This is a predicted structure of a 77-nucleotide RNA (transfer RNA) from a Paracoccaceae bacterium. It matches the Rfam family "tRNA". By type it is a transfer RNA. It was read from a public genome assembly. The prediction has a mean pLDDT of 80.
């Protein structure tokens, strides 16, 4: 270099016939139970769905480009 995958909470990840209000375990807060703590329970905060155009009445989700992490191959030394 070429060819492929991938990117959504603080982390591991779902969410694709385009549709209203974007989700889950874990964590994180607050409060209730406990002598404390943990465990359990309720409630709660957290988001540019990687960036930029573009399509479309409407894009996490199609199409261009671009950044970045993986993976497979080549070429040079």
């Nucleotide at each position: 270099g070429c060819c492929g995958g991938c990117g959504u909470a603080g982390c591991u990840c779902a969410g694709u016939a385009g549709g209203u209000u974007a989700g889950a375990g874990c964590g994180c807060u607050u409060g209730a139970u406990u002598g404390u703590g943990g465990a359990u329970c309720a409630a709660g905060a957290g988001g540019u769905c990687c960036c930029c155009c573009g399509u479309u009445c409407g894009a996490g989700c199609c199409g261009g480009g671009g950044c970045g992490c993986u993976g497979g191959u080549a070429c040079c030394a």